A computed fold for a 94-nucleotide RNA from uncultured Anaerotignum sp., annotated as THF (Tetrahydrofolate) riboswitch aptamer. Model confidence (mean pLDDT): 77 of 100. Its Rfam family is "THF (Tetrahydrofolate) riboswitch aptamer". Its family is annotated with tetrahydrofolate metabolic process in the Gene Ontology. The organism belongs to Anaerotignum, within Bacteria.

RNA sequence: CAGAGUAGGGCUUUGUGCGUUAAGUGUCUUGUGAACGGGGAGUUGUCACAGGAACGAAAAGCAUAGCUUGCGAUACAAAACCCGCAUCCCGCUG
Numbered sequence: 001c002a003g004a005g006u007a008g009g010g011c012u013u014u015g016u017g018c019g020u021u022a023a024g025u026g027u028c029u030u031g032u033g034a035a036c037g038g039g040g041a042g043u044u045g046u047c048a049c050a051g052g053a054a055c056g057a058a059a060a061g062c063a064u065a066g067c068u069u070g071c072g073a074u075a076c077a078a079a080a081c082c083c084g085c086a087u088c089c090c091g092c093u094g
Stems, first nucleotide, its partner, number of pairs: 001094003008083003012079006018072003027053008038090004059069004
């Protein structure tokens, strides 16, 4: 000097659910907590949870205790792809 590697995040698909009597998602705000390459530190960044505020939706059909097809920035799981230690010190490979 160059490089490798994580947690995590994004997106798509598939499966199983939830909602469609509107919860959830998304936005703003307050608080708490967690994680952040192998080691240490770690934010004004990330994520989760809780409270508050504003906004806000796609239903249709049938043989109707239900089913089917849709719809939702919907939940979880798996797989593919993409991004990827904020940053600092040390370490590893050449």